[in-house]
The RNA shown here (Bacterial RNase P class A) has 357 nucleotides and comes from a Kofleriaceae bacterium. The sequence is in RNAcentral, with records from ENA. The gene name in the source record is rnpB. The prediction has a mean pLDDT of 78. Of the family's consensus pairs, 94% are formed in the model.
RNA sequence: CAAGGGGACCGGGUGAUCGCUGGUUCUCCCGCGGGGGAACGAGAGGAAAGUCCGAGCUUCGCAGGGCAGGAUGCUGGCUAACGGCCAGUCGAGGAAACUCGCAGGAAAGUGCCACAGAAAGCAAACCGCCCGGCACCAGCCGGGUAAGGGUGAAAGGGUGCGGUAAGAGCGCACCGCUUCUCCGGUGACGGAGAAGGCACGGCAAACCCCAUCCGAAGCAAGACCAGACAGGGGUCGCGUGGCCCGCGCAACGAUCCCGGGUUGGUCGCUCGAGCUCGCCAGCAAUGGCGAGCCUAGAUGAAUGAUCACCGCCGGCUCCGGCCGGAACAGAACUCGGCUUACAGGUCCCCUCUGGCA
Numbered sequence: 001c002a003a004g005g006g007g008a009c010c011g012g013g014u015g016a017u018c019g020c021u022g023g024u025u026c027u028c029c030c031g032c033g034g035g036g037g038a039a040c041g042a043g044a045g046g047a048a049a050g051u052c053c054g055a056g057c058u059u060c061g062c063a064g065g066g067c068a069g070g071a072u073g074c075u076g077g078c079u080a081a082c083g084g085c086c087a088g089u090c091g092a093g094g095a096a097a098c099u100c101g102c103a104g105g106a107a108a109g110u111g112c113c114a115c116a117g118a119a120a121g122c123a124a125a126c127c128g129c130c131c132g133g134c135a136c137c138a139g140c141c142g143g144g145u146a147a148g149g150g151u152g153a154a155a156g157g158g159u160g161c162g163g164u165a166a167g168a169g170c171g172c173a174c175c176g177c178u179u180c181u182c183c184g185g186u187g188a189c190g191g192a193g194a195a196g197g198c199a200c201g202g203c204a205a206a207c208c209c210c211a212u213c214c215g216a217a218g219c220a221a222g223a224c225c226a227g228a229c230a231g232g233g234g235u236c237g238c239g240u241g242g243c244c245c246g247c248g249c250a251a252c253g254a255u256c257c258c259g260g261g262u263u264g265g266u267c268g269c270u271c272g273a274g275c276u277c278g279c280c281a282g283c284a285a286u287g288g289c290g291a292g293c294c295u296a297g298a299u300g301a302a303u304g305a306u307c308a309c310c311g312c313c314g315g316c317u318c319c320g321g322c323c324g325g326a327a328c329a330g331a332a333c334u335c336g337g338c339u340u341a342c343a344g345g346u347c348c349c350c351u352c353u354g355g356c357a
Stems, first nucleotide, its partner, number of pairs: 001354002003351008012310007020043002023040007045328001049339002052337005057218004064245004069214005074088005089103001090101004104209002109207002111203003126149002128145007157175006176198001177196008222267004231258003237249003274293008312325005
């Protein structure tokens, strides 16, 4: 230098003119609704997307108990909470920086492991090796064996030495495994030692077991005002996931089904678990303290158009300049996350495979 990994950010700026939406102040008209004018200042995102999680908020439910159901699943911490984030342990990938995680339990039980193969949960012998017998040869019969070969994702511990008729944990060394003890750590776990030749394949993102958590619906929630209309049928109970108990309401009312009317207006609707900066604590996520700031609230749906200069990228150039381009994409109650999309560009840190000095 190239390459790779992690993190943060920009993705146009300034000014003028006209136009749009809402806010504050002043003022005028209409008459309680609204309309006009002036000044000031404000007006789409890092993902606004997906609607995947979690909450705030609203309504219902004596809001309680149980069953079923669902979600999460290593340890410790953060948070309002989470399936999120931070740190760590273990495992997998990578040369590494780092990235990912299907991370509790397989002696509680059930189930599956196709095909191939002799054999895929308690065993097995296809080829082969060894011993004995028969036999001219080819080969056949009996016994032993699981070291070598084959099949397969996986073959019942691995490598080596000794031993054996040939082999085999048969014995030994090391590794693996089981049990126990000690040391370090809050813990997941790591390290060391001793004893034992040693019964324990995989899958739980299979059913299941264990631990923790979970009421439902959702701003089209809900509250208020104005206005209009048309009732009919059926059930005997109804009450915001299903079922049971409890509790509350009800006695022909309500619930339920069919049909009609109103598809108007106001609120909810933006000051927040808010943002920026500094200090302190902490490895960090984050928390505390202090100072400063107010940054859309639309409702068939506002933020646009023109001009000039500057900036970025690309091409051409007679070096004066000329031409062209700019990604993903638009709030609709709000917030914390996750996931996905993004032309071009800037900065910081880390790795060391390749090249040069």